[in-house]
């Protein structure tokens, strides 16, 4: 330099182009307990960035960024 793949919550994963982006762990509040843990009930928190297509984009297209693999 070229090709391919990936990027979603603090972490690990979901999500036919269509309702308010789902869940587990974690965090936090209440409950429980003499106290802690466990359990139960609730809450906070995310689509890498910018354009385009579309009535509608996490999803399709382009560019950029980061990471990984391969070729030279």
């Nucleotide at each position: 330099g070229c090709u391919u793949g990936a990027a979603u919550a603090g972490u690990u994963u979901a999500a036919c182009g269509g309702u308010u982006a789902a869940a587990a762990c974690a965090c936090u509040a209440a409950u429980c307990u003499c106290a802690u843990a466990a359990g139960u009930u609730g809450g906070u928190a995310a689509u890498a960035a910018a354009a385009g297509u579309u009535c509608g984009a996490u999803u399709c297209u382009u560019u950029u960024u980061u990471c990984a693999a391969g070729c030279u």
Molecule: transfer RNA
Organism: Teloschistes cf. exilis